Annotation
Predicted 3D model of a 1588-nucleotide RNA (small-subunit ribosomal RNA) from a Parcubacteria group bacterium. NCBI's taxonomy places the organism under Bacteria, Bacteria candidate phyla. The RNAcentral record of the sequence draws on ENA and SILVA. It matches the Rfam family "Bacterial small subunit ribosomal RNA". Its mean pLDDT, the model's own confidence on a scale to 100, is 81.

RNA sequence: UUAUUGAGAGUUUGAUCCUGGCUCAGGAUGAACGCUGGCGGCGUGGAUAAGGCAUGCAAGUCGCGCGAGGCUUCGAGCCGAGCGGCAAACGGGUUAGUAAUACAUAGGAAUCUACCGGAAAGUUUGGCAUAGCUCCCCGAAAGGGGAGGUAAUUCCAAAUGGUCUCAUUGAGCAAUCUCUGAGUAAAGGCCCCGCUUUUAGCGGGAUCGCUUUCUGAGGAGCCUGUGUCCUAUCAGCUUGUUGGCGGGGUAAAAGCCCACCAAGGCUAUGACGGGUAGGGGGUGUGAGAGCAUGACCCCCAACAUUGGAACUGAGACACUGUCCAAACACCUACGGGUGGCUGCAGUCGAGAAUCUUCGGCAAUGGGCGAAAGCCUGACCGAGCGACGCCGCGUGCGGGAUGAAGGCCUUCGGGUUGUAAACCGCUUUUCUCAGGGAAAAAGUAACAUCAUUCGUGGUGUUAUUGAUAUUACCUGAGGAAUAAGAGGUUGCUAACUCUGUGCCAGCAGCAGCGGUAAUACAGAGACCUCAAGCGUUAUCCGGAUUUAUUGGGCGUAAAGAGUGUGUAGGCGGUAAUGAUAGUCAGAUGUUAAAUUCCAGCGCUCAACGUUGGAGCUGCAUCUGAAACGUCAUCACUAGAGACAAGUAGAGGUUCAUGGAACAUAUGGUGUAGCAGUGAAAUGCGUUGAUAUCAUAUGGAACGCCAAAGGCGAAGGCAGUGAACUGGGCUUUGUCUGACGCUGAGACACGAAAGCGUGGGUAGCGAAUGGGAUUAGAUACCCCAGUAGUCCACGCCCUAAACGUUGCCUACUAGGUUUUGGAAGUAUCGACCCUUUCAGGACCGAAGCUAACGCGUUAAGUAGGCCGCCUGGGAAGUACGAGCGCAAGCUUAAAACUCAAAGGAAUAGACGGGGACCCGCACAAGCGGUGGAGCACGCGGUUCAAUUCGUCAGUAAGCGAGGAACCUUACCAAGGUUAGAAAUCUAGCUGCAUAUCUUUGGAAACUUAGAUAGCCUUCGAGGGUGCUAGACAGGUGUUGCAUGGUUGUCGUCAGCUCGUGCCGUGAGGUGUUCCGUUAAGUCGGGAAACGAGCGCAACCCCUGCCAAGUGUUAUAUAUGUCACUUGGGACUGCCCGGCCCAGAGCUCAUGAAACACAAAGCAUGUAGCAUGUAACAAUUUUAAAUAAUUUUGUUUCGUGUUAUAUGUUACAUGAUUCGUGAUCUGCGGGCCGGGAGGAAGGUGGGGAUGACGUCAAAUCAGCAUGGCCCUUGACACCUUGGGCGACACGCAUGCUACAAUGGCCGGUACAAUGGGUUGCCAAACCGCGAGGUGGAGCCAAUCCCACAAAGCCGGUCUCAGUUCGGAUUGGAGUCUGCAACUCGACUCCAUGAAGCCGGAAUCGCUAGUAAUCGUGAAUCAGCCACGUCACGGUGAAUACGUUCUCGGGUCUUGUACUCACCGCCCGUCACACCAAGAGAGUCGGUAAUACCCGAAGCACCAUUUCGGUGGUACCACGGUAGGAUCGAUAAUAAGGGUGAAGUCGUAACAAGGCAUCCGUAGCGGAAGCUGUGGAUGGAUCACCUCCUUU
Repeated sequence: UUAUUGAGAGUUUGAUCCUGGCUCAGGAUGAACGCUGGCGGCGUGGAUAAGGCAUGCAAGUCGCGCGAGGCUUCGAGCCGAGCGGCAAACGGGUUAGUAAUACAUAGGAAUCUACCGGAAAGUUUGGCAUAGCUCCCCGAAAGGGGAGGUAAUUCCAAAUGGUCUCAUUGAGCAAUCUCUGAGUAAAGGCCCCGCUUUUAGCGGGAUCGCUUUCUGAGGAGCCUGUGUCCUAUCAGCUUGUUGGCGGGGUAAAAGCCCACCAAGGCUAUGACGGGUAGGGGGUGUGAGAGCAUGACCCCCAACAUUGGAACUGAGACACUGUCCAAACACCUACGGGUGGCUGCAGUCGAGAAUCUUCGGCAAUGGGCGAAAGCCUGACCGAGCGACGCCGCGUGCGGGAUGAAGGCCUUCGGGUUGUAAACCGCUUUUCUCAGGGAAAAAGUAACAUCAUUCGUGGUGUUAUUGAUAUUACCUGAGGAAUAAGAGGUUGCUAACUCUGUGCCAGCAGCAGCGGUAAUACAGAGACCUCAAGCGUUAUCCGGAUUUAUUGGGCGUAAAGAGUGUGUAGGCGGUAAUGAUAGUCAGAUGUUAAAUUCCAGCGCUCAACGUUGGAGCUGCAUCUGAAACGUCAUCACUAGAGACAAGUAGAGGUUCAUGGAACAUAUGGUGUAGCAGUGAAAUGCGUUGAUAUCAUAUGGAACGCCAAAGGCGAAGGCAGUGAACUGGGCUUUGUCUGACGCUGAGACACGAAAGCGUGGGUAGCGAAUGGGAUUAGAUACCCCAGUAGUCCACGCCCUAAACGUUGCCUACUAGGUUUUGGAAGUAUCGACCCUUUCAGGACCGAAGCUAACGCGUUAAGUAGGCCGCCUGGGAAGUACGAGCGCAAGCUUAAAACUCAAAGGAAUAGACGGGGACCCGCACAAGCGGUGGAGCACGCGGUUCAAUUCGUCAGUAAGCGAGGAACCUUACCAAGGUUAGAAAUCUAGCUGCAUAUCUUUGGAAACUUAGAUAGCCUUCGAGGGUGCUAGACAGGUGUUGCAUGGUUGUCGUCAGCUCGUGCCGUGAGGUGUUCCGUUAAGUCGGGAAACGAGCGCAACCCCUGCCAAGUGUUAUAUAUGUCACUUGGGACUGCCCGGCCCAGAGCUCAUGAAACACAAAGCAUGUAGCAUGUAACAAUUUUAAAUAAUUUUGUUUCGUGUUAUAUGUUACAUGAUUCGUGAUCUGCGGGCCGGGAGGAAGGUGGGGAUGACGUCAAAUCAGCAUGGCCCUUGACACCUUGGGCGACACGCAUGCUACAAUGGCCGGUACAAUGGGUUGCCAAACCGCGAGGUGGAGCCAAUCCCACAAAGCCGGUCUCAGUUCGGAUUGGAGUCUGCAACUCGACUCCAUGAAGCCGGAAUCGCUAGUAAUCGUGAAUCAGCCACGUCACGGUGAAUACGUUCUCGGGUCUUGUACUCACCGCCCGUCACACCAAGAGAGUCGGUAAUACCCGAAGCACCAUUUCGGUGGUACCACGGUAGGAUCGAUAAUAAGGGUGAAGUCGUAACAAGGCAUCCGUAGCGGAAGCUGUGGAUGGAUCACCUCCUUU
């Protein structure tokens, strides 16, 4: 100076909060696949088979080292095999192996180094060979052998040599120095000059070499520290192993190798083993810390078909060198040979998948050369691939009749959309043509200048480009050449129609699709990105979901059953010193590239490039000393020891006691006992049960006892004794950090179970029997074996729980209890106060998802250990350890699901609880269920018996009137724009009315006749016919709907606003107390109010008054009728209960004040006095001892002054609290009374909250969608059916008789209806009815006599004088019609039935019961129904235990489709993965032994070329094991799967509370025994807490 820093969402639930997983949005890739595709730049491209490879190329060069041979322009010019030199160890490829012989980083010492740089010295004299060449031989080839001759910068010898090596002398601790001796070097080439004996030699010089030595640079080798994946279901590994002496060996240290000696070395900070893997710079992502990764580029390593080995060389154990072995491939004359693309291209193979058998050495770099130059698949370029990044384009402006077409539509229109067409403009790109850079620096020649004469600088000329027909520029042409992919339910931007109908299909998750799909498919429209877009795979992120930053463990996953203690981790106070931790500074390093920042260059960008920052690391040096560590010294607050007390079911052993129980014996005594919900099995007359006495036996210990005590936990209980562990308290002394925690380890560890031996009273798995039950392998009962008990030894698990690890410190209180101590006080530790250590409860702050915890923390902090990471599979498999066994400990994966879970909320439910109500029960009255008939439903039948309604809430219901019609059904016949509606077009002088006529059951059809419309004269209105839009449908869906209705229920509930509480769902209000018919009212209360419901307002009725009075009455009148009004209730009186609250008096308690001055205690100072110590002093000869005096100091006492603290009883008055008595205001409820016609909402009706039942109805009506519409699912007609009949059910009527039937007489209503009607009187008929016609549109007339009742008579208990069905006959009435199929009348007939099983219904007063009357519908009527009306007129209610229904509160819940819920296991079927498995097959790494190629080393031999042997050793073989994998008959378990079987285990007290451990048993869930937990409901009791 610049830069930089964090997003969430969906999904568990009826809803909520939390925990927790799954999924998505982002970025990235050497990618692949699908659809699509214009251009350019820069990058990038075999990730799989380190599988196999055809072909070409990838390493040569030097004639200025040498001698042949050849060519020639004759220039000693060129080519050039061979010898020789240098290079070939670089460059290029790949990642198999390798977990350390590697890599990274920081250091080190005992080393080597060709070419290159610097320095010094030298380069002398000789010699022996050999290839090529010539000749001969073998071989198919590759190649090989022999003889002869030859050169060198090939090789050898000698000389010299300062250096080097060895030996020696001396000095030195050593390093080293010194003396002497021995050994050890070389090569020439080319150029110039001079001389000479001129094919040549000599001398000098320059240069390139060569030799020796020192040094530098670069390179290489070696050593060390630190870092570097997973696995303990790998815990012990190692014999050259660890070290030493000596020797060998190397360029160099070293067990690197060898002989000997010692017995070491590594490991829980993970050795050894197994798996995987090249490492780093970096890359991707991320806020970062991290996590993942190691393509391209750079550094290092390793490898070169597989394995082994050395040679040459400065350097290799060597990618395109050698030898051997093996596999593979090729050639072959079969004898034998040859080869190695993991170099560049290319090919096959495998694979989802990865390019041209290209150009050039022009540039950069490398090798050789003196140089020119040659070589270079390094490299530079081009090609192919949207593989990636970046950039550009596919046009721009105008243009509304908002064209056509498409899509949608409410049919008006909207949208596609300025989009197109059309007009104007431009030319990036494209095509054609022309021009045209940079990348080139050098090299050679010449000139010139300088010069150390080697050379260097400058200039001129000539010349060097694969790319390249380049980039770039100019011109011409023409909108011309250029848009797709995915998506559109939410997350997530973007919506409609059609098709389909849980099908086809979609889907990342949630999920969508079962006839109105924005989710499937198509279309249109829209959204996003764009030459790309999507999908798949993988990584990071989100994920704080492994949490260092940055999580947790009471109940969600998670504290080990408990302790003792090792390693380890952590550790009190003061001082001093050191400093490996820590902090600061400096230096070195951290390669370059990459990253970031600031610039620069390609038109921009990608890309390239310059500078800076950074690279958080390591090392060294210097400094600091607070903290930590170490050392020394000290301390006492932590910890411990001793002394004095103290409580206790702490442990072990021995002894002993009483009650109960069982058994035995004996006595008394007689028929039952026992058991259960009820029973039975069982025991008992061979004498039980009961009772008395005696004896024996085993197990457990009542009261005390508790919220109590002790213990580490498990656990521990009669009493006594012995031994023994731990705790607590008080005071004093001592030690002096000795402490805390604690992986492994060790010890203990309920019950059940196991082994051996005892014991066995009671109880009691298994088992037997009896019950219950559909069954009952259970619950209940009767028996009963192991076991329970003891001793010894195992087992080692529990809901081993406070579901809460241990230790330390800190942070409000209150109450109680156990053990101890102190204080005051007292007869007394009785009470009280304080304190220490435990056990409980309630609660501040705080914490928590909430529940809750709260000094005994789940608060605030610190230390250490253990444990968790979605559910299931599974605490299972395999492996290992332990165990006699049962089994325990450790402990996965495949597969599968999108949840599983915690706490709390609202409901619903409970064979949970509390309270309350109702004709709910009870108390009563009358019925139904039995009979006959009527009517409805089911079933059956039928051509059809039309349809709907089905627990309650269907069934005398729709239907308040099915002979035709109705009518929807069936058969037959007929019609087709239709029986009825609207419109358009064409045709028609045609409407319309009356009559006749053919066929026919009718509908319909055929043929005629007569009369004949309005008019503005336009075929206008109207009619008919034809054609077209359309009609029509009781066809379907009540689960698409409206409307209406039922039911809970006339039950008392259902909600809202604001406030308050809670993170929230929600709560409060609405709960509580009292009361009510009532959420009615009052009181209280974080609520205050309000709404829909309740009540009231409305109607009828009962009383009174007033008005009006027709058709009432007898005119008057006002019985009566109508209208209006009053009256009653919350009013008055008495009593009782409750609530709230005021005052007086008395009693009692507390507080502070007064009394109050002083007293007491303590401290300080002064004075007096006593005591003690020390010093001096005195006496004694000295010492001791004693004594005197003085001084100082200590302690005590007294007194004075002063300061501080403290102080009781009683009394007085004040205030407050509590209790009692009395007085009195108010409120609520209950009981009674008065008045009154009526009394406690007087009686009845209408009125039905929020909602529930996908309740009912598409057939009352309306209506969306779908369906049918010319032999119709439409319409018309005739006939039939809805009325059938073995049977089942519902609702009624009539009865079964004497409270009655029949006969005669007689009395009293109300509501209603009437002109297509009610119909009087009178007459006819036994009667139904007929004739008749008065009256009445109605308080007038009619229907219309009410009946039960009352008064008489008769019947006399019987299938009757009851009952009336059924049937025969004869009639009446309605109607077009009475057969199917009407009602009524008369005569005759006279069935069942004698009060009804289980069960069940209605009703609380003018009610039930009983008696008649009327009306609607209607021609008539199947009406005994329904709806109304009046007459007569009861009984009973103790009460809420029980049944049913409902309401409120509370409790549990795994239910929320809400108990008609949820849900467990076996069995059967299908599929899937993994484990076991007689075995079988294969891989890997070792061990023992055998064999032993090439080769180094050694030995021997040699004709010096070799040959033989020994040791080591690759490959190979044999054997037994280890480990990993594949596969397998079979059997077992697990998971998944719309509607299978058996049961009902769990969730409510789940109907036997559940669960844990263990054991036995059983089809299965499971049951039972034993011990344990509460994560059990309900009731009662005890104790405590809180509140009053």